[in-house]
RNA sequence: UAAUUUAUAGGCGAUGGGGUUCGCCUAAUUUGUCCUGAUUUAUCGGGACUGAUAACUCCUACCAGAAG
Numbered sequence: 001u002a003a004u005u006u007a008u009a010g011g012c013g014a015u016g017g018g019g020u021u022c023g024c025c026u027a028a029u030u031u032g033u034c035c036u037g038a039u040u041u042a043u044c045g046g047g048a049c050u051g052a053u054a055a056c057u058c059c060u061a062c063c064a065g066a067a068g
Base pairs, nucleotide, nucleotide: 010025011024012023013022016059017058018057019056020055021054032049033048034047035046036045037044038043
C1' cells in the first nucleotide's frame, strides 16, 4: 500500500506520543488570549502573546540559564 474475513466499539478536553485518573459527547462533544482594519453587522483580512497535560508523570520537539 492492497485484498479478504471477523468483531463492535469508540470519540473529545487550543501544538506530538505512552501510562494512570477525572469529566464530557453519542454523531455530537472539540478548535486559547489580546490589538487592529474592512464592511457583509457577523464575517473576512492583518499583527502580537502563552501553552506540547483536562490533571499528574515520562519521552520527543522548542525556549532560557549554568557547568564541562

Predicted 3D model of a 68-nucleotide RNA (Fluoride riboswitch aptamer (crcB RNA motif)) from a Nitrospirota bacterium. The prediction has a mean pLDDT of 79. NCBI's taxonomy places the organism under Bacteria, Pseudomonadati, Nitrospirota.